[in-house]
Context: one part of a larger RNA
């Protein structure tokens, strides 16, 4: 000076309260852990690991393990020879490779032979390693925390570690501001400067709109055409505690009003100070040292990563009547699309399938679903709840779905009547609840990441319970 107290006072935070809806029990999915195997590849561990690295393990991926192969090597740069290399069949064989064969090919430029490409053999230098040290490192990240603190100069006190500035009165979301003050200044956070949503004008009007006007249809902006409106995008206005009016210290601020599409930081969102925790990560990368070098490197083929007496974490789907099922029937954003998306139509019980319009796309397609409101049923049941698990039959990708993919029919019909102790989330277009779309990706989401639809309760208040910030006190600690 920290740190630390089951010391003290102030302040804040879904931190409690007060609400809603879960989790914890049932079955699945996933991820972990254990156990189990020739392997079950490695990592990640208290918040801050465990639907985390993985935006997607049937083979590839793959790093593991078994077996069979290779040794200047699947990758690079050098040195020599030789020659086009490639393609292609046949034979062994799981392939990886081995052995023949037979045609095409037989570069190109200088220009008359050698360079330069290129492939093959050959010889060492070397390559190569997801081997080992995250406790040598870099880069990136994670927390605390977007938590409001973390410093410095010069100057004063102080023998000196050091104080002061930064404390104090108020205020704030904020070390945000103002008043005082032995302090005067200033950096890095704060705040704005970005992007975005909400309002309005103003330019443009096409693939978007369609008031008016004319045409047209079984219907249709579907034609002419408008340039108003919704839309798109480009430029601009707007919100500044700017106006009143209380409160305050004539202040900062703060409480009510007003006008306004917004109001006190409108909303989100991008950003993350000094620093902590030898925090993650040599398996993104890069890299020190340290280790393997006919292997710990390379190459193929099958297994494995999917195992299951078990235990945990994160989801999903239920236990019904605000409901199930069935029949007509609307309305969204925000995305993808050419080895894509694929419409009408036509065939099926469905998934599919046939066909192939149109779109490189404000034009053509992927493509809403819960609700509303109507009708019809089931009427409290392990049921028309609820779908697991199993059985056939089918279809889709793809060299190939046994291990071990998804989807679709019929049959089959588990447990489960709302969950102990305990815990999580969430203050408003929020939480619940509904569907959509995209990355990855052949194919494989109940995951992740966005997008709109429907729309809530509740907040007295700050004694407790975890966190945190200022300030003070005590000293077992450094």
């Nucleotide at each position: 000076u920290g740190a630390c107290g089951g010391g003290g006072g102030c302040c804040c935070g879904c931190a409690c309260a007060a609400g809603c809806a879960g989790c914890g029990g049932a079955g699945c999915a996933u991820g972990u852990g254990g156990u189990u195997u020739a392997a079950u590849u490695c990592g990640a561990a208290g918040c801050a690991a465990c639907g985390c690295g993985a935006a997607g393990a049937a083979c590839c991926u793959u790093a593991c393990c078994a077996a069979g192969a290779c040794u200047u090597g699947a990758c690079a740069u050098c040195c020599c020879a030789u020659u086009a290399a490639a393609c292609c069949c046949a034979u062994a064989g799981a392939g990886a490779u081995a052995u023949g064969g037979a045609g095409u090919g037989c570069g190109g430029c200088u220009u008359g032979c050698c360079g330069c490409g290129a492939a093959u053999g050959g010889a060492g230098a070397c390559a190569g390693g997801u081997g080992g040290u995250g406790c040598a490192u870099g880069g990136u990240u994670g927390u605390c925390g977007u938590c409001a603190g973390c410093u410095c100069g010069u100057g004063u006190c102080g023998u000196g570690a050091g104080a002061u500035g930064u404390u104090g009165g108020g205020u704030u979301a904020a070390g945000u501001c103002c008043c005082g003050c032995a302090a005067c200044g200033a950096g890095c956070g704060c705040a704005a400067c970005c992007c975005u949503u909400a309002u309005c004008c103003u330019u443009a009007g096409u693939u978007a709109c369609c008031a008016g006007c004319a045409a047209g249809u079984g219907a249709a902006g579907u034609u002419g055409g408008g340039g108003a409106c919704u839309c798109u995008a480009g430029g601009g206005a707007g919100a500044c505690u700017g106006c009143c009016g209380g409160g305050g210290a004539c202040a900062a601020c703060u409480c009510g009003g007003a006008g306004g599409a917004a109001g006190g930081u409108g909303g989100g969102g991008a950003c993350g100070a000094c620093g902590u925790c030898a925090a993650a990560u040599c398996a993104u990368c890069a890299u020190g040292c340290c280790c393997c070098u006919u292997a710990c490197g390379u190459c193929u083929u099958g297994g494995g990563c999917u195992a299951c007496a078990c235990a945990c974490g994160u989801g999903c789907u239920a236990c019904a009547a605000u409901g199930g099922u069935c029949g007509a029937a609307a309305c969204a954003a925000a995305g993808g699309g050419a080895a894509g998306c694929g419409a009408u139509a036509c065939u099926g019980u469905a998934a599919a399938g046939u066909g192939g319009a149109g779109c490189a796309a404000a034009u053509c397609c992927c493509a809403a679903a819960a609700a509303a409101g109507c009708g019809a049923u089931c009427u409290c049941a392990g049921u028309u709840c609820g779908g697991a698990u199993u059985g056939u039959g089918g279809g889709c990708u793809g060299c190939a779905a046994c291990c071990c993919g998804c989807c679709c029919a019929c049959a089959u019909g588990a447990a489960g009547u709302u969950g102990g102790a305990g815990u999580u989330g969430c203050u408003a277009g929020u939480a619940a609840u509904c569907g959509c779309a995209a990355a990855u990706c052949a194919g494989a989401a109940u995951g992740u990441u966005g997008c709109g639809g429907u729309g809530a309760a509740u907040g007295c208040g700050u004694u407790c319970c975890c966190g945190g910030g200022c300030c003070u006190u005590g000293u077992a600690c450094a």

Small-subunit ribosomal RNA, 3' major domain from an uncultured bacterium, 478 nucleotides, folded computationally.